RNA sequence: GGGCGGAUAGCUCAGUCGGAAGAGCAGCGCCCUUACAAGGCGCGGGUCGCUGGUUCGAGCCCAGUUCCGCCCA
Numbered sequence: 001g002g003g004c005g006g007a008u009a010g011c012u013c014a015g016u017c018g019g020a021a022g023a024g025c026a027g028c029g030c031c032c033u034u035a036c037a038a039g040g041c042g043c044g045g046g047u048c049g050c051u052g053g054u055u056c057g058a059g060c061c062c063a064g065u066u067c068c069g070c071c072c073a
Stems, first nucleotide, its partner, number of pairs: 001072007010025004019056001027043005049065005
């Protein structure tokens, strides 16, 4: 220098054909228990790496760019 993959909640990750974002764990509250753990119910938490474009509408499509991993030179 070139190619491929990844970046989404505190963490690990989903997200189909573009219709507007979820799960598990963690946190908080309540129930249960003498108490703790486990369990049950509920709640909060998001600039979807960044910038622009396409579109009525973008996590998803297009262009550029940053970082991480792998491969080639």